[in-house]
Context: one part of a larger RNA
RNA sequence: CUGGGCGUAAAGGGCGCGUAGGUGGGAGUCUAAGUCAGAUGUGAAAGCCCUGGGCUCAACCUAGGAACUGCAUUUGAUACUGGACUGUCUAGAGUGAGGUAGAGGGUGGCGGAAUUCCCGGUGUAGCGGUGAAAUGCGUAGAUAUCGGGAAGAACACCAGUGGCGAAGGCGGCCACCUGGACCUUAACGGACACUGAGGCGCGAAAGCGUGGGUAGCGAACAGGAUUAGAUACCCUGGUAGUCCACGCUGUAAACGAUGAAGACUAGCUGUUGGAGAGCUUAGGCUUUUCAGUGGCGCAGCUAACGCGAUAAGUUUUCCGCCUGGGGAGUACGGUCGCAAGAUUAAAACUC
Numbered sequence: 001c002u003g004g005g006c007g008u009a010a011a012g013g014g015c016g017c018g019u020a021g022g023u024g025g026g027a028g029u030c031u032a033a034g035u036c037a038g039a040u041g042u043g044a045a046a047g048c049c050c051u052g053g054g055c056u057c058a059a060c061c062u063a064g065g066a067a068c069u070g071c072a073u074u075u076g077a078u079a080c081u082g083g084a085c086u087g088u089c090u091a092g093a094g095u096g097a098g099g100u101a102g103a104g105g106g107u108g109g110c111g112g113a114a115u116u117c118c119c120g121g122u123g124u125a126g127c128g129g130u131g132a133a134a135u136g137c138g139u140a141g142a143u144a145u146c147g148g149g150a151a152g153a154a155c156a157c158c159a160g161u162g163g164c165g166a167a168g169g170c171g172g173c174c175a176c177c178u179g180g181a182c183c184u185u186a187a188c189g190g191a192c193a194c195u196g197a198g199g200c201g202c203g204a205a206a207g208c209g210u211g212g213g214u215a216g217c218g219a220a221c222a223g224g225a226u227u228a229g230a231u232a233c234c235c236u237g238g239u240a241g242u243c244c245a246c247g248c249u250g251u252a253a254a255c256g257a258u259g260a261a262g263a264c265u266a267g268c269u270g271u272u273g274g275a276g277a278g279c280u281u282a283g284g285c286u287u288u289u290c291a292g293u294g295g296c297g298c299a300g301c302u303a304a305c306g307c308g309a310u311a312a313g314u315u316u317u318c319c320g321c322c323u324g325g326g327g328a329g330u331a332c333g334g335u336c337g338c339a340a341g342a343u344u345a346a347a348a349c350u351c
Stems, first nucleotide, its partner, number of pairs: 003323004007305002012319001014202004021195003025089002027086005033081002035077008049065006092192001094188002096185005104178007111155001115151008126137002163170002207248006216242002221237004259318006267296013300307002324351003333344004
């Protein structure tokens, strides 16, 4: 000496479930595999090292010792790890009981505002649009306004660093089906746990297939402007798409750019959901505690920015990943896909 790292420098898997594996709470007994100690055998010689000797010294040669950190056998030790066992424990995990909040998911139904279109009434010359215009629409009666009807999509206010969900994500109302969380209690059971290579599932938008649907918006496209040009920004139109059902795709700045689980480590303050206590004028107020979500902040950490009990602090376990820039997340090959492509993933060369 026996790597260092991953918020922003390269680096946390998009998220979950879970197999193998790794790791794992307290007590007692046994065992003795790991571990530790003793003994015996072996560990060739030379070399290295130590102490002597011989060449006038040295190199060199030579004698003895030490060492050879190892292996095997055997005798023991039993704290820790492992293994076996138990009328074993309850602090982890779970179940039960009683409550609570919620845009958590799925299916069906219903509602109003707005938009567009259609029909009818009133009404007349403009409307629309822009920086200014024009294309466009309008005397075949538009725009505006009133009444009626149709359709599709989205749900103003409530609305909140509010809530729920593993993530993606979820927002009108009602019903049905259904997942999870939190609080209180401490009845049950008794380590049943954590992580998780492979694997399996979920996974925004866009895209693809089949069939529907299509109000608004709107890639492509057409036209009008702008401009030196304008394959754009602006305007008038407008197809795919956006919507639904089923199937595929499997990617995102899938971000907190921060993996999961556990333990420990000053405080102050807001807010959401519960529970307890005190006071109360019954509106509530004060306070304690658990779970979440924000703002500050001590110690500590950090290259700095900043993080700071929701850690990026101090630590334990397990997984993923990084190792100069470009070439390149590319080529080739494999796997998956209808395709688009995804995934796995180099090298030459060059700086």
Description
Small-subunit ribosomal RNA, central domain from a metagenome, 351 nucleotides, folded computationally. Its Rfam family is "Bacterial small subunit ribosomal RNA". Its family is annotated with structural constituent of ribosome and ribosome in the Gene Ontology. The full RNA is in RNAcentral, with records from SILVA.